[in-house]
């Protein structure tokens, strides 16, 4: 150098023919317990990796870069 993947919550992943985002574990808050944990209840904590474009609307499309991964050379 060139080709593919991959990038979403504190970690693992999901998603969607474009209509403003979810799980599970962790965490928080109550309750209950002599305490603790654990059960119950209630809570999502996120510019969907940065930039530009297209569109009424972009996590999704298109394009640069950029991280990591595997190939080839």
């Nucleotide at each position: 150098g060139c080709c593919g993947g991959u990038u979403u919550a504190g970690c693992u992943c999901a998603g969607u023919a474009g209509g403003u985002a979810g799980a599970g574990c962790a965490c928080c808050u109550g309750c209950c317990u002599u305490g603790u944990a654990a059960u119950c209840a209630g809570g999502g904590u996120g510019u969907c990796g940065c930039g530009g474009g297209u569109u009424c609307g972009a996590u999704c499309c298109c394009u640069g870069c950029a991280a990591c991964c595997g190939g080839c050379u």